[in-house]
RNA sequence: CAGAAGUGUGUCUAGGGUUCCGUCUAAUUAAUUAUUAGAGUCUGGACCAAGCGUCACAAGGUAUCUAAUCGAUACUACACUUUUAGGAUAAAAGCCUGAGAGAU
Numbered sequence: 001c002a003g004a005a006g007u008g009u010g011u012c013u014a015g016g017g018u019u020c021c022g023u024c025u026a027a028u029u030a031a032u033u034a035u036u037a038g039a040g041u042c043u044g045g046a047c048c049a050a051g052c053g054u055c056a057c058a059a060g061g062u063a064u065c066u067a068a069u070c071g072a073u074a075c076u077a078c079a080c081u082u083u084u085a086g087g088a089u090a091a092a093a094g095c096c097u098g099a100g101a102g103a104u
Stems, first nucleotide, its partner, number of pairs: 005104001007058004012053001015048002020045002022042001023039006060076006083099005
């Protein structure tokens, strides 16, 4: 310098917005009733959610043992979550897809 490889699924969290629920405000209403509109710079319910976050299961790899076939055990790293363009959903994000930087 170049190449190869660094897997998948699920539980949860950092984080995220606002379709739904709830809450608050305003208007109408006899009404604390019901309707309409607004507010996520509303704590929440629910929802989305990490290559570089957690836990678990499975896969792959390496080593040792065993062995007719099989199987058992151990290990499995690194990655300034820095930037940037686009995309989905109601909308947004450490989501998804590219580019860039860096690491083993």